[in-house]
RNA sequence: GGAGUUGGCUAGAUCGUCGCCGCUUUUAUCUUUCGGGAUAAGAGGGGAGGAAAGUCCGGGCUUCAACGGGCAGGGUGCCAGGUAACGCCUGGGUAGCGCGAGCUAACGACAAGUGCAGCAGAGAGGAGACCGCCUAAGUUUGCUAUUUACUUUAUUGUAGGUUUCAAACCGGUAAGGGUGAAAGGGUGCGGUAAGAGCGCACCGGCUAGCGGGUAAUCGUUAGUGCAAGGUAAACUCCACCCGAAGCAAGACCAAAUAGGCUUCCUGAGGUAUGGCCCAUACUGGAAGCGGGUAGGUUGCUGGAGCCUGUGAGCGAUUGCAGGCCUAGACGAAUGACGAUUCACGACAGAACCCGGCUUAUCGGCCAACUCCAACC
RNA sequence: CGGUAUGUAGCGCAGCUUGGUAGCGCACUGCUCUGGGGGAGCAGGGGUCGAAGGUUCAAAUCCUUUCAUACCGACCA
Numbered sequence: 001g002g003a004g005u006u007g008g009c010u011a012g013a014u015c016g017u018c019g020c021c022g023c024u025u026u027u028a029u030c031u032u033u034c035g036g037g038a039u040a041a042g043a044g045g046g047g048a049g050g051a052a053a054g055u056c057c058g059g060g061c062u063u064c065a066a067c068g069g070g071c072a073g074g075g076u077g078c079c080a081g082g083u084a085a086c087g088c089c090u091g092g093g094u095a096g097c098g099c100g101a102g103c104u105a106a107c108g109a110c111a112a113g114u115g116c117a118g119c120a121g122a123g124a125g126g127a128g129a130c131c132g133c134c135u136a137a138g139u140u141u142g143c144u145a146u147u148u149a150c151u152u153u154a155u156u157g158u159a160g161g162u163u164u165c166a167a168a169c170c171g172g173u174a175a176g177g178g179u180g181a182a183a184g185g186g187u188g189c190g191g192u193a194a195g196a197g198c199g200c201a202c203c204g205g206c207u208a209g210c211g212g213g214u215a216a217u218c219g220u221u222a223g224u225g226c227a228a229g230g231u232a233a234a235c236u237c238c239a240c241c242c243g244a245a246g247c248a249a250g251a252c253c254a255a256a257u258a259g260g261c262u263u264c265c266u267g268a269g270g271u272a273u274g275g276c277c278c279a280u281a282c283u284g285g286a287a288g289c290g291g292g293u294a295g296g297u298u299g300c301u302g303g304a305g306c307c308u309g310u311g312a313g314c315g316a317u318u319g320c321a322g323g324c325c326u327a328g329a330c331g332a333a334u335g336a337c338g339a340u341u342c343a344c345g346a347c348a349g350a351a352c353c354c355g356g357c358u359u360a361u362c363g364g365c366c367a368a369c370u371c372c373a374a375c376c
Numbered sequence: 377c378g379g380u381a382u383g384u385a386g387c388g389c390a391g392c393u394u395g396g397u398a399g400c401g402c403a404c405u406g407c408u409c410u411g412g413g414g415g416a417g418c419a420g421g422g423g424u425c426g427a428a429g430g431u432u433c434a435a436a437u438c439c440u441u442u443c444a445u446a447c448c449g450a451c452c453a
Stems, first nucleotide, its partner, number of pairs: 001372010012341007020047002023044009049347001053358002056356005061246004068278004073242005078092005093107001094105004108237002113235002115231002130177002132173003138169005145162006185203006204226001205224008250298004260289006269283004291452003305324008342345001377449007386402004396433001404420006426442005
């Protein structure tokens, strides 16, 4: 200098003018149930994000009968730790990728059961002989040689046996070819008619022991010839977790009223907590049509909060001390204009609140580390 | 703001449960019947199942993320 990896920060800046939404405070007026409240004017100070988004998880909060019991259902899934909790995070293990820094993984069980695998292929699960390989055992035929018996002028003919070769049948065989995503451990040597864990060595698998580690798991020793292919984001089994609904939850005040009509369920019923059963309480209830009111207060932001220092821990995280208060709307606020300046500005706007994940995003900056090239 | 459902041919839908061939009706194109139209009959074309990624030998179907559309939700009685 180039190419990367990981982690973090930032998200135009400054000034002026005019506005918008809360809060605090001063003054004036009105009102009062003497606590306060309303209106107007002035002053001070605050006012979107790293994702406010998707609503995919978890928790707080609130209601449902006092979160009663069971079934069903749903979720998670290597180990340990963190946390209010999690499907999140941290550290570790295993497997894969990368020269490397590092990155990725829904990673329990198919040697408990059931299911599935189209087409192709001989055969798709304790399988299979299509091509190929082999004729060791068995049967038949042919040729040659040989032998025995009978026979002939004649190894001339007939019959039988044995052997070599060839062919066919019956067979053997999972080395090789071919089909397929997948063909019943892999490589090598021996062995064999040809082959085959048939035998042996190594690798893999399984079982048991020993050692390291909290554990996942790793190392090692012995045994075992391999029995046990794939698929659980298929049913299922195992372990653990989960009550439901959501701030339009819920509480209070006010306003309003056509207590009307239709349908359904009926006491072994109906309602009260989403599916079912039991238990408990109550005795009518649910849905639709038509109609009325749609105003105010509260929940509403001080919180598992932020910053700094320090202790524990590899780390996530956490203890202690000090400091800080930082949107709270509801026809719903943060905008417009001007000036200067730069790198000319992406994705995008809170609505009960937090912790995560995921997705979108123009760029800029910092730290640590890796590889390559050159120089000292 | 909260909750739920649905995306398959130009339009309306099935197939998804239990993964292997994407189908039905209308519409469209050609031909025949007719003097012509309508109508009928016969034949045919048109899809990467909203998008991306994953599981699997194989995905419209199973899983995750994402986009779009639609619907429901106050109180009284």
This is a predicted complex of two RNAs, RNase P RNA and transfer RNA, with 453 nucleotides together. Its mean pLDDT, the model's own confidence on a scale to 100, is 78. It holds a member of the Rfam family "Bacterial RNase P class A". By type it is a ribozyme.